[in-house]
Context: one part of a larger RNA
RNA sequence: GAUUGAACGCUGGCGGCAUGCUUUACACAUGCAAGUCGAACGGCAGCACGGGGGCAACCCUGGUGGCGAGUGGCGAACGGGUGAGUAAUAUAUCGGAACAUGUCCGGAAGUGGGGGAUAACGUACCGAAAGGUACGCUAAUACCGCAUAUGCCCUGAGGGGGAAAGGGGGGGAUCGCAAGACCUCUCGCUUUCGGAGUGGCCGAUAUCGGAUUAGCUAGUUGGUGAGGUAAAGGCUCACCAAGGCGACGAUCCGUAGCUGGUCUGAGAGGACGACCAGCCACACUGGAACUGAGACACGGUCCAGACUCCUACGGGAGGCAGCAGUGGGGAAUUUUGGACAAUGGGCGCAAGCCUGAUCCAGCCAUGCCGCGUGAGUGAAGAAGGCCUUCGGGUUGUAAAGCUCUUUCAGCCGGAAAGAAAUUGCUUCUAUUAAUACUAGGAGUAGAUGACGGUACCGGAAGAAGAAGCACCGGCUAACUACGUGCCAGCAGCCGCGGUAAUACGUAGGGUGCGAGCGUUAAUC
Repeated sequence: GAUUGAACGCUGGCGGCAUGCUUUACACAUGCAAGUCGAACGGCAGCACGGGGGCAACCCUGGUGGCGAGUGGCGAACGGGUGAGUAAUAUAUCGGAACAUGUCCGGAAGUGGGGGAUAACGUACCGAAAGGUACGCUAAUACCGCAUAUGCCCUGAGGGGGAAAGGGGGGGAUCGCAAGACCUCUCGCUUUCGGAGUGGCCGAUAUCGGAUUAGCUAGUUGGUGAGGUAAAGGCUCACCAAGGCGACGAUCCGUAGCUGGUCUGAGAGGACGACCAGCCACACUGGAACUGAGACACGGUCCAGACUCCUACGGGAGGCAGCAGUGGGGAAUUUUGGACAAUGGGCGCAAGCCUGAUCCAGCCAUGCCGCGUGAGUGAAGAAGGCCUUCGGGUUGUAAAGCUCUUUCAGCCGGAAAGAAAUUGCUUCUAUUAAUACUAGGAGUAGAUGACGGUACCGGAAGAAGAAGCACCGGCUAACUACGUGCCAGCAGCCGCGGUAAUACGUAGGGUGCGAGCGUUAAUC
């Protein structure tokens, strides 16, 4: 000099854009952060409508909209947080072969016919609660057989094994009392081949310090066989062999998430890894598996432990390193805000619902950038202050005065873009028996904004509301007076102060930067 997720002191007008617990991976009150689907299902607790009864109060009724709880499906493995652990089961780069893959895309084949349960519910009961028990009833895209098998799997090549589920819209003829059959469109379901993307695994190279750590290793190193896995493999086991690693630093100890990058530097290099992006690891501590395409699962389960809470003392409940917020620690780090309008995600045919992701707003000069605090004129060089050789000098065109301007703030008025998709209507194309339905294209119409009456624009008034901080001995730009008298104090280094201190304190003046300035800490 540059830099910072900074802090502290003094000061502080506005705006834009960013950043904001670096410390205790300390403990957490409260609210919210993952739901959704009635076009899978039986139903109907509550609401609205309809129907029936009744003089009325009201009662009955799943008939309709819809829908609490329940069965079922998908999601909850994403998104969000943190950096404790980890020096290599990690990361970065380059390669590899023995793998998996829900949803999505492309191809092929199918979707036939049956069965038994169970929750909800009812009845009875236990418990303070959390919750639970017995009996009975019922449905499905829940569950289980049978049939079929292009392809699929196993094989001793003969053979053997193995699947499914229906829902919704529309309809001309035919059948049917009707429901519907039937036809068609669509969403699904099953088997299989391939793709895309994603993930698991293996290898090479690189990746901090310590030798005052020199030897380490028994599933250890390799083989055979078996088990196990989606998959190679001591991954596991039995047997056999005695190997494997190491001064090119094994092992041990300490420290640490890694990278793209960031800061600095002419570069080489050095230091760092906040925000943003990729990967990894973790979710009170330790362990374990279940479900599932995917977890050994932050807002799931089980066990153990510590801690907190409830209790009728028998027993139960909990996990903010999600967003806010609280206590504590600390030099130190924000609101218990708004909205799903946009982008994205989950579910759904859709309408839509959910979304502390996200978008916004709030707080803080924490940083970067921009703007303003007025402009011109004005010598009687006013007054006052300070200095003085008492002549004057300086503050100083500075002020006042005169003439103007009005950014920004404040006031009044207007006022966005971010929003075109979804949707309705018309039309064309595809499909079809069909001008239904559905899908796609085009045209057209209407609706939808948290931010926000914000940005921006216009208007009126008036210099009006807006400057400080550090320094002035040398380094280093900037000097005098008074006070003090090795005192009080200053100080980055050299060093100042013991009676004329340009070095302390105050004042006048000056220098530097400026809504900041200085100090401290840290890096180059």
Annotation
The prediction has a mean pLDDT of 87. Small-subunit ribosomal RNA, 5' domain from Candidatus Ferrigenium altingense, 524 nucleotides, folded computationally. The organism belongs to Ferrigenium, within Bacteria. It was read from a public genome assembly. It matches the Rfam family "Bacterial small subunit ribosomal RNA".